Annotation
This is a predicted structure of a 79-nucleotide RNA (c-di-GMP-I-GGC riboswitch aptamer) from a Desulfuromonadaceae bacterium. The coordinates come from a structure-prediction model, not an experiment, and the mean pLDDT is 88. Lineage of the source: Bacteria > Pseudomonadati > Thermodesulfobacteriota > Desulfuromonadales > Desulfuromonadaceae. It was read from a public genome assembly, where an Rfam model found it.
RNA sequence: CUCCGAAAAGGCAAAAUCAGGGCAACCUGAUGACGCAAAGCCACGGGUCCUUAUGCAAAGGAUAGCCGGGUCACCGAAA
Numbered sequence: 001c002u003c004c005g006a007a008a009a010g011g012c013a014a015a016a017u018c019a020g021g022g023c024a025a026c027c028u029g030a031u032g033a034c035g036c037a038a039a040g041c042c043a044c045g046g047g048u049c050c051u052u053a054u055g056c057a058a059a060g061g062a063u064a065g066c067c068g069g070g071u072c073a074c075c076g077a078a079a
Stems, first nucleotide, its partner, number of pairs: 004076002011036002016031006034065001040071003044068003047063006
């Protein structure tokens, strides 16, 4: 340093509820903890969702706690 995830110190925060934003998906704050070793960050690829729309194509948006990828990073047992 890579890998790995014992221990220790901590961290994040699902659903739901309330308030606010948005046509919506969804987002923000508070409460709350299902879980998470990147559940930090990035829409690059795929998937899913929303809108135009009621159908195809297309366009725009959302989702990083759907998968892959990129990037930064706490601690240090065993291998």